This is a predicted structure of a 264-nucleotide RNA (Bacterial large signal recognition particle RNA) from a Pseudomonadota bacterium.
It is recorded under the gene name ffs.
The prediction has a mean pLDDT of 81.
[in-house]
RNA sequence: UCGUGCUAGGCGGGGAGCUGGCGGUGCCCUGUACCCGCAAUCCGCCGCAGCGGGGCCGAAUUCCCUUCCGAGGGUGGACUUGUCCAAUUCUGCCGACCUUGUCCGGCGUCGAAGGCCGGGUCCUGCGCGGCAGGAGCCUUCGAACCCCGCCAGGUCCGGGAGGAAGCAACGGUAAGGAGUCACUCCUGGGCGCCGCAGGGUCGCCUGGCCGGAGCCGGUCGUGGCCGGUAAGGUGGGCGGAGCAGCUCGACGAAGGGUGCACGA
Repeated sequence: UCGUGCUAGGCGGGGAGCUGGCGGUGCCCUGUACCCGCAAUCCGCCGCAGCGGGGCCGAAUUCCCUUCCGAGGGUGGACUUGUCCAAUUCUGCCGACCUUGUCCGGCGUCGAAGGCCGGGUCCUGCGCGGCAGGAGCCUUCGAACCCCGCCAGGUCCGGGAGGAAGCAACGGUAAGGAGUCACUCCUGGGCGCCGCAGGGUCGCCUGGCCGGAGCCGGUCGUGGCCGGUAAGGUGGGCGGAGCAGCUCGACGAAGGGUGCACGA
């Protein structure tokens, strides 16, 4: 140096969680590296820390150690940020009212503000008027007979003179129908520059008296106060998101280390 046969050892690893601790089953990340049984209201062990039974490789690309890289996981702060909810006299914004200032406009000695008195508008009742409807009055039509008047003809009574009832027609009228200017009555009502009485007095209009120079409106602004909004800020929630730091760390890379026996 080569060959053969063995042994140590290897045949995945890691994270969180669980655990007095270690490992497994389960979850997650890597990655492809044997089989069977046990196992999360757990299974088996004790710092030499899965147990039981089998199989393959086997001294090196495969085992061990160190360093580097670094997927991924955990943690993470009075840090950065997202979202939802809540309250709000912290800031902001919107609006109303009051006050005050500038400017503009209007009114005012033909009398402002303010005060007093009166009236109207408003409500209720009554009256008057008018409107609408109805009725009456008026005109007209209107009864074969059971309405009236007058009754031709005809009928009846009488010796006669004469008398009686009475249909139609004619005239008038009842019930009822139609029409109608005025007049009378009844009913009705957000009809009325109408009258009387009572009520009411925020606003508007109007008349008189006192008073004697300001008053009113608008834009903008100051201050006060109230209401609203919830944009910023505040408080709280969330398996929120992110980063510094800390921690564990697969795969991979580099370097180093490591048996026995026999034979050639």
Overview
The RNAcentral record of the sequence draws on ENA. Taxonomically the source falls in Pseudomonadota (Bacteria, Pseudomonadati).